Annotation:
A computed fold for a 135-nucleotide RNA, annotated as FMN riboswitch aptamer (RFN element). Rfam family: FMN riboswitch aptamer (RFN element). Rfam's curators write: The RFN element is a highly conserved domain that is found frequently in the 5'-untranslated regions of prokaryotic mRNAs that encode for flavin mononucleotide (FMN) biosynthesis and transport proteins. The coordinates come from a structure-prediction model, not an experiment, and the mean pLDDT is 77. The model forms 100% of the base pairs in the Rfam consensus.
RNA sequence: UAAUCUGUUCAGGGCGAGGUGCGACUCCUCACUGGCGGUGAAGCGCGAAAGCGACAAGUCCGCGAGCAGCGAAUACGCUGUUGAGAUGGUUUGAAUCCGUCACCAACGGUAUAGUCCGGAUACAAGAACAGAGCU
Numbered sequence: 001u002a003a004u005c006u007g008u009u010c011a012g013g014g015c016g017a018g019g020u021g022c023g024a025c026u027c028c029u030c031a032c033u034g035g036c037g038g039u040g041a042a043g044c045g046c047g048a049a050a051g052c053g054a055c056a057a058g059u060c061c062g063c064g065a066g067c068a069g070c071g072a073a074u075a076c077g078c079u080g081u082u083g084a085g086a087u088g089g090u091u092u093g094a095a096u097c098c099g100u101c102a103c104c105a106a107c108g109g110u111a112u113a114g115u116c117c118g119g120a121u122a123c124a125a126g127a128a129c130a131g132a133g134c135u
């Protein structure tokens, strides 16, 4: 110390109040939550500088889980699917910052569920560390 390989660990949050009802954490009003990687300027940290680093998006790009189909189909593989944003401001530059208003959230169960229970002590995007390898 680039690619690559191996191992270990880690890797998802949220119903509080009121109402209706025989019954609702599922309906109604308010409330609450936001996986992983990427992606401005300024500012921040380090540096003499060049530069490096940390932070930074639920709704921008991509990924993951989930769901569907196919395959000798638990597994595994392949294909498909997979939600949601406008607006004003600052700026050389913002779909990421600031303001305002809005919107979204797999499958099965159950009074209709992003927040309860379940598959799931699962899987995993990936993160960190250690080693091999290379110099």
Base pairs, nucleotide, nucleotide: 001133004132005131006130007129008128009127010126016030017029018028019027031115032114033105034104035063036062037061038060044053045052046051058103059102066081067080068079069078070077071076085101086100087099088098089097107118108117109116